[in-house]
RNA sequence: CGCUUAAUUCUCUUACCGAGAGAAACGGGGGAACCACUUCUUGGGGUGAAUCUCUCCGGCCCACCGGAGGGUAGGGUUAUCCGAUGACCCGAAUCCGUCAGCUAACUCCGUAAGCGUAGUCGGG
Numbered sequence: 001c002g003c004u005u006a007a008u009u010c011u012c013u014u015a016c017c018g019a020g021a022g023a024a025a026c027g028g029g030g031g032a033a034c035c036a037c038u039u040c041u042u043g044g045g046g047u048g049a050a051u052c053u054c055u056c057c058g059g060c061c062c063a064c065c066g067g068a069g070g071g072u073a074g075g076g077u078u079a080u081c082c083g084a085u086g087a088c089c090c091g092a093a094u095c096c097g098u099c100a101g102c103u104a105a106c107u108c109c110g111u112a113a114g115c116g117u118a119g120u121c122g123g124g
Stems, first nucleotide, its partner, number of pairs: 001116004008024006025111006035101001043099001044096004052071008074090005080124006
């Protein structure tokens, strides 16, 4: 300096390299009417791109569980912006706790973590 992401900037206090409080900005949840849905152990729901599948191996067989691999809905990078094309990647994880559609007012919460890409063409 740049990238994924909402996850950045600033102010005040203080015992001053800590910590606390607050503001802006960005993001998420809950929450009427109207509308929608009628469907609740076959539990259900949220954040997120991260869904849906096939094959193999193992666990005592099925079931079920775990692991590995392939594909895939979907998502990202390619350094001004947009489009096209090529290339390279991701396609996880986790939370709520029997409970939540949308949702104005209102209300609650987050600002972490992890990384190092840079080909071409066209039009702004």
A computed fold for a 124-nucleotide RNA from a soil metagenome, annotated as c-di-AMP riboswitch aptamer (ydaO/yuaA leader).
Its mean pLDDT, the model's own confidence on a scale to 100, is 82.
The RNAcentral record of the sequence draws on MGnify.
Of the family's consensus pairs, 92% are formed in the model.